[in-house]
Molecule: transfer RNA
Organism: Candidatus Xiphinematobacter sp. Idaho Grape
Parts: sequence; structure tokens; C1' cells
RNA sequence: GGCGGGGUAGCCAAGUGGUAAGGCCGGAGUCUGCAAAACUCCUAUACGACGGUUCGAUUCCGCCCCCCGCCU
Repeated sequence: GGCGGGGUAGCCAAGUGGUAAGGCCGGAGUCUGCAAAACUCCUAUACGACGGUUCGAUUCCGCCCCCCGCCU
């Protein structure tokens, strides 16, 4: 330098044109002599940046940044 994959909350991670699931963590409660465990409920301005297409973009297109792999 070229090619491919990826970047979504503090962490893991689904989704892939119509205002983003789930789990962990965290908070509250039930239970308990107190805890732990279990169960119930709850919280977050989360889609790498900029531009384009579109009525509408995390999703499609361009370019850039970062991570991983392959080729030379």
C1' cells in the first nucleotide's frame, strides 16, 4: 500500500431503512436474626467522525479515524 471483518450504554451483545432486544454491572424491594443466594421491579443524552441519498439512516453510498486478520 491492497483486500476482508469489526466499532451499538461502565462491560458483553442482538438488530440492519420506520424513534435499539437481551444479559452483566448498578439502584430499590421481598425473603432472612444479619447476610449470601433466589425472586420482583427500576435506571442510562448507547449506534466511531464528517458528508451524501431518502419523507425518514444505526441500517444504503462516499471519505476519514480506530481495532483484528490476510496478501505484498